A computed fold for a 379-nucleotide RNA from Xanthovirga aplysinae, annotated as Bacterial RNase P class A. NCBI's taxonomy places the organism under Bacteria, Pseudomonadati, Cytophagia, Fulvivirgaceae, Xanthovirga. Its mean pLDDT, the model's own confidence on a scale to 100, is 76. Its Rfam family is "Bacterial RNase P class A". By type it is a ribozyme. From the family's description: Ribonuclease P (RNase P) is a ubiquitous endoribonuclease, found in archaea, bacteria and eukarya as well as chloroplasts and mitochondria. The model forms 97% of the base pairs in the Rfam consensus.
RNA sequence: AAUGCAGGCUGCCUUAUCGCUCCAAAGCAAAUUUUGGUGAGGAAAGUCCGGGCAACAAAGAGUAUCGUACUUCCUAACAGGAAGGGCUUGAGUAAUCAAGUACAGCUAGUGCCACAGAAAAAAUACCGCCCACUAUUGAGUGGGUAAGGGUGAAAAGGUGAGGUAAGAGCUCACCGCUCAAAUGGUGACAUUUGAGGCAGGGUAAACCUUACGAGUUGAAAGAUCAAAUAGGCUGACGAACCGGUUACCGGAUGUAGGGCUACUCGUCCGAGGUCAGUGGGUGGAUCGAUUGAUUUUGUUGGCAACAACAAAACCAGAUAAAUGAUAGGGCAUUUGAGUAAUCAAUUGACAGAACCCGGCUUAUAGGCCUGCAUUUUUU
Numbered sequence: 001a002a003u004g005c006a007g008g009c010u011g012c013c014u015u016a017u018c019g020c021u022c023c024a025a026a027g028c029a030a031a032u033u034u035u036g037g038u039g040a041g042g043a044a045a046g047u048c049c050g051g052g053c054a055a056c057a058a059a060g061a062g063u064a065u066c067g068u069a070c071u072u073c074c075u076a077a078c079a080g081g082a083a084g085g086g087c088u089u090g091a092g093u094a095a096u097c098a099a100g101u102a103c104a105g106c107u108a109g110u111g112c113c114a115c116a117g118a119a120a121a122a123a124u125a126c127c128g129c130c131c132a133c134u135a136u137u138g139a140g141u142g143g144g145u146a147a148g149g150g151u152g153a154a155a156a157g158g159u160g161a162g163g164u165a166a167g168a169g170c171u172c173a174c175c176g177c178u179c180a181a182a183u184g185g186u187g188a189c190a191u192u193u194g195a196g197g198c199a200g201g202g203u204a205a206a207c208c209u210u211a212c213g214a215g216u217u218g219a220a221a222g223a224u225c226a227a228a229u230a231g232g233c234u235g236a237c238g239a240a241c242c243g244g245u246u247a248c249c250g251g252a253u254g255u256a257g258g259g260c261u262a263c264u265c266g267u268c269c270g271a272g273g274u275c276a277g278u279g280g281g282u283g284g285a286u287c288g289a290u291u292g293a294u295u296u297u298g299u300u301g302g303c304a305a306c307a308a309c310a311a312a313a314c315c316a317g318a319u320a321a322a323u324g325a326u327a328g329g330g331c332a333u334u335u336g337a338g339u340a341a342u343c344a345a346u347u348g349a350c351a352g353a354a355c356c357c358g359g360c361u362u363a364u365a366g367g368c369c370u371g372c373a374u375u376u377u378u379u
Stems, first nucleotide, its partner, number of pairs: 001375010012330007020039001022037005041350001045361002048359005053218004060265004065214005070084005085103001086101006104209002109207002111203003126149002128145007157175006176198001177196008222287004232278006241251004257269004294313008331348002334345004
């Protein structure tokens, strides 16, 4: 310097004129009058998670359903983030570096592993090897074996030596596996030592089991005010009581039905209504609604994610939906011409708030920065 991978920031700039929404001040009989200020993102997208907030009067238990699953930490919380551990993969002689990870459990149970193969899991002897018998020259019968070969993605730990009729952890050494102890670490784990011939495959993003967790709905949530009509009509169910008493008040009970909640239990409302059908009126206004788990800068602590302290700032609030248009200049991309300066043309991505916030996922022209790897050149 080039290429590749990963991560981060930005994502046109500026001047002038005009227009639009909201806020503040002034002005005003009525003023759409005057001045000043703000005005769409890193994803506003997806609606996948977690919350804030609001309502369900308040509070429970169980079942179902759903989610998570190595360790520690961060956070309001999370299926998120940071740093580590194990396993797997790639590069490398190695040390090491990088990437991935749906990393609780397969003797609690039930499934599945096509075809091939003798046999696919408490599973097997096809070829072969060894021993004995038979002798018709064809080989057969019985016993032993799982080291060699075959099939397959996978076949009862691996390598080597001894041993054996031939073989086999049968025995031994080293690995591997299981258990125990010591040391280090917050921990997952790591290292060392010792004992034991010791492993009946894989699959749980298969059903399932274990542990922990989850109330429902959602701004078209919800609250207030105003106005109008017929608090109409039909059907079904049904509550009737006691005392004072003009109206009404209190007590007891808890029916029809309804709420919490997908269901059950439970609990609450319910003295007049409830449910179903039909019909009529209104379809306006205000709030929710933007001061926040907010942003920026600095100091301290921490490997980091982040936390604490201090200072400064106020940065959309519409309701069919504003946040823009025109003109000039500049910056950058691509192409062509030119020795060069430069000239001409082209192009500037993905995309648009609607209660708010923190994450994840997806889309993204171009520019800049950082880290790692490889190659080349120079010293």